[in-house]
Context: one part of a larger RNA
Order: sequence, then structure tokens, then C1' cells
RNA sequence: UGGCGGGGGAGCACCACAAGGGGUGAAGCCUGCGGUUUAAUUGGAGUCAACGCCCGGAAACUUACCCGGGGAGACAGCAGGAUGAAGGCCGGGCUGAAGACCCUGCCAGACAAGCUGAGAGGUGGUGCAUGGCCGUCGCCGGUUCGUACCGUGAGGCGUCCUGUUAAGUCAGGCAACGAACGAGACCCGCGCCGCUAGUUGCUCGGGGGCCUCCUAGGAGACCUUCAGGAAACUAGCGGGACUGCCGCCGCAAGGCGGAGGAAGGAGCGGGCUACGGCAGGUCAGUAUGCCCCGAAUCCCCGGGGCCACACGCGGGCUGCAAUGGCACGGACAAUGGGAUCCGACCUCGAAAGAGGAAGGCAAUCCCGAAACCGUGCCUCAGUUGGGAUUGAGGACUGCAACCCGUCCUCAUGAACCUGGAAUCCCUAGUAACCGCGCGUCAUCAUCGCGCGGUGAAUACGUCCCCGCUCCUUG
Repeated sequence: UGGCGGGGGAGCACCACAAGGGGUGAAGCCUGCGGUUUAAUUGGAGUCAACGCCCGGAAACUUACCCGGGGAGACAGCAGGAUGAAGGCCGGGCUGAAGACCCUGCCAGACAAGCUGAGAGGUGGUGCAUGGCCGUCGCCGGUUCGUACCGUGAGGCGUCCUGUUAAGUCAGGCAACGAACGAGACCCGCGCCGCUAGUUGCUCGGGGGCCUCCUAGGAGACCUUCAGGAAACUAGCGGGACUGCCGCCGCAAGGCGGAGGAAGGAGCGGGCUACGGCAGGUCAGUAUGCCCCGAAUCCCCGGGGCCACACGCGGGCUGCAAUGGCACGGACAAUGGGAUCCGACCUCGAAAGAGGAAGGCAAUCCCGAAACCGUGCCUCAGUUGGGAUUGAGGACUGCAACCCGUCCUCAUGAACCUGGAAUCCCUAGUAACCGCGCGUCAUCAUCGCGCGGUGAAUACGUCCCCGCUCCUUG
């Protein structure tokens, strides 16, 4: 100087508690991991910070593993080669399939892997040799420098104290005065207003077509055309919030309350996020030192495996029902995506789907909600709850669904009647519930990333638990 303490003080945080809401832990299934098994069940990751992680949803490929088959040595030297090298082939044998090999021969015309060295290649080893990238401390507020001053020096001071703040934020004090990185400012989205603009968007207005209703005149829906920027929307520019105003407290910084306002004290959400530590993770994304394999630890092909199953653990999905289930009818989104793609619409089919097919390279065409509302049934039951498991028939993708895909229909209908100890997340358009889009993708989503719809409860707060920061002490 730092680190640590079942030392002290001050402060803070729903990865802490408290007050609350919803879960996990029991069940079935999905998925990852351990273990065991296996010819192989490739490998990595291991408290937070491994375990729906390596965008890792593996039928072949992927693929690194196992079984079987095949291929391949730039360059140099030696041995071989016109008495025919490498290469190619009808038929037959061998084989999962193969002129790969073997038998019989033929074509062809200059090279050559048998040996030594040396290479290509290696998802072979080492993340304790590395770059790069990432995680985490850290939803933290710290880390330093110049000059001066103090100390023999290491070093200290500044960075401390008091108050304040989300903040080393700011104010007052002080042998310090300044400065840098970080915080903030900045950038993006959302919320209010104005201006500009108007197609593919919109329709307050006029004309035409067509349909419905009441009924002889209107009202409404749809299509089309002309026209129009009113409202919306789109997307560009600008305004707006600063503790500016008022009251109280305070020397100040600031705090509490109020007014006005779409918004109030950081408006809300995100991006960015220091000096460094963890020999954290990654040699399997790529790069790369060293070591190793080098005719196999390289490359290709066929098949299998990564999908095994007495078990243990993590994360999830679906439920255990009546705030519900089922049937019929009715309504309202947003983000996005679309060429060998999105596919309206028609026909066929009970359905999955099939056969045609308009439009769309897309504000133009297409993909499009569910919870919700109305009516009816069910009446507390292992049920009209729940859907696992299994049988049968069918559909789709793909060379190929046996191992090992998804979907539809019928049948079967299991556990489960709210889950011990323990444990996780969350403070508002949040939690919870509801569906939708995209990524991966030939096919396959209970995953990941987004999007909108419905929409709560509780918080005086505290440091008791877990942890972090600062000062101090041993």
C1' cells in the first nucleotide's frame, strides 16, 4: 500500500429483506446435464457468472464418435520404368455398392510412393504459451495524472470532513490547486404541439354502378371514377422541462409540497459503459506459438450413433378445473415476412391436405389473432377436468421418415384433486394472463428474439437475512 475479520460506523440494491402478486419443488410430457449402458452413445461449459448454454430444433449432410469400404505424399535423393509407368475398360468373381481388388485380356504412351527426408491436411493436445471476442465484479461509482506540499523512504495529500445526490453529483470546509478516463452530457425509440410533404396511405365532398332495409323517398354497405388535404397515417424538420414559478426547510448544494402542463424534478425505455481483477470462458467460429499424427489422429462414401435408460439434478410446457370446459355466433392489433417465395379465390376431401389459380419483387397483392362479448349445454364428478400412453387409417416434406420427423381422423384414455424441507422472479402499462411475427428452417418450436391485447396487488420503509460501496480499526 492492499486484502481479510462470526471488528465498528455511514450508505445502498426486489439478481436483499419487509408489504404484496405469481411461480418452481409433487404429476405427465419437452429440453439440457450427471450417472449408467454402449461398437459409438463425439467434444466443450461446472456456485452466483455450467445445465432450451456453445444461435447445439443432429433422419443423410451437419458430425468432430463407432463399424465397414475407398482415396491421397508439393519438392529432393535412391531403387523401378519403351522387355510398357501412371491411367482407362467389355464379361465374370468379390462387395451394401463399386476395374477398389482378383481372373481373362484389351486400349494407351511417360512417368513414378517401394525406401529416406520433406509436405498438404488435422473439430489432434495445450484457453496455464497467445490474439481477438465474450462473461463477471458492475442495475457498481470508481481509477488516475500534472504541479505544489508532507515523509529518509515505501508512500501520503488531492480522492479527507459535513451536508447532498442515482453518481468522486454538487455545495461548504480543508496544503492543496487544477486536469483526464468513468458518471452526466451525447445517440435512438415512445409520449404532447407546430411546420413541410401526399403515393401505394386516408375519404369530410361530387358523379357512376350494384346490393340490403323500411317503403315510393330516403338511409346504409361495397366497388369505381373525379377531386381534396380537413382528420388520421407516414417521415423529415423544429418547439417543449429549466427546480424556470409559488410556499416551507436549509449558509449553500439541495429536499418536501403546490400551480401550470401531454409530460416534473434523470419523463419512460434502450444504446454506450472507466483503470483493472477473476491464469473466468472460448485452440470446436476464425487467427496463432509450441508439441503430436502424417498413409494415418488427413480426405471421401455406405450404415449406425449423438435420440440409449434402473436412476439423480436444472430449465420449461400442459394441467389438476366452474373466474372453468365444450358447441355455435360476433368484434378489435402490432412487430414483421414473402421468387423456384407469400399465395387470395374456386373445386375435391370429414380433416390434415390435394388439383387449379388472380395479384404481389410489395404503405399497392398475400400471410393474419387469441384472451374478449352473446347464446346454449355441463353442475363438482378423476367428470363434457386432464391429456400422457398405445392401436388403426390417412396427409406432407424429403434420394430416404425402421432406428429417428411433423400433421389429421377414429379409438384408447394414464398420472394429476394445489405440491415437504427449500427456492425463483417482479414496483406499472410492470407482474400475471392471451395470442401473433421473425430466427433456425426441405420438413419439425413447449426454444430464442421481438410484437401487440387484457391488465392487477403492495411498498411506513429497513439493514434483520444475502450482498455491494466508502471511512475507520486489529
The part of an RNA shown here (small-subunit ribosomal RNA, 3' major domain) has 474 nucleotides and comes from an uncultured archaeon. Its mean pLDDT, the model's own confidence on a scale to 100, is 81. Its Rfam family is "Archaeal small subunit ribosomal RNA". A reference for the family is Yusupov et al. (2001), "Crystal structure of the ribosome at 5.5 A resolution", Science.